[in-house]
RNA sequence: GGGCUCGUGGCUCAGCCUGGUCAGAGCGCUCGACUGAUAAUCGAGAGGUCGAGGGUUCAAAUCCCUCCGAGCCCA
Numbered sequence: 001g002g003g004c005u006c007g008u009g010g011c012u013c014a015g016c017c018u019g020g021u022c023a024g025a026g027c028g029c030u031c032g033a034c035u036g037a038u039a040a041u042c043g044a045g046a047g048g049u050c051g052a053g054g055g056u057u058c059a060a061a062u063c064c065c066u067c068c069g070a071g072c073c074c075a
Stems, first nucleotide, its partner, number of pairs: 001074007010027004020058001029045005051067005
C1' cells in the first nucleotide's frame, strides 16, 4: 500500500442481507420477596438514541460516501 471481517447498555451478543410501530437477550448492577443469615430462586427497576460525520428517504442500527479504532490475510 491492497483486500476481508468487526465496532449496538458495565461485559458477551442478536437484530443489519429483505429500512417502518416501544432497539432486544443472557450475565452483571439496584430495590423487594423468600431465609436465622447467605447462596440459589422469584418479582420489579435503572442503564444504550446503535464508533464519528455527511448523504438518500416521509422514515436509517439497517442503504450510500468519508473518516476513526480493532482483528486477520496479501504484498
Transfer RNA from a Candidatus Aenigmatarchaeota archaeon, 75 nucleotides, folded computationally.
The source organism's lineage runs through Archaea, Nanobdellati and Candidatus Aenigmatarchaeota.
The same sequence occurs in records of 2 taxa.
It matches the Rfam family "tRNA". About the family: Transfer RNA (tRNA) molecules are approximately 80 nucleotides in length.
Model confidence (mean pLDDT): 83 of 100.
The sequence is in RNAcentral, with records from ENA.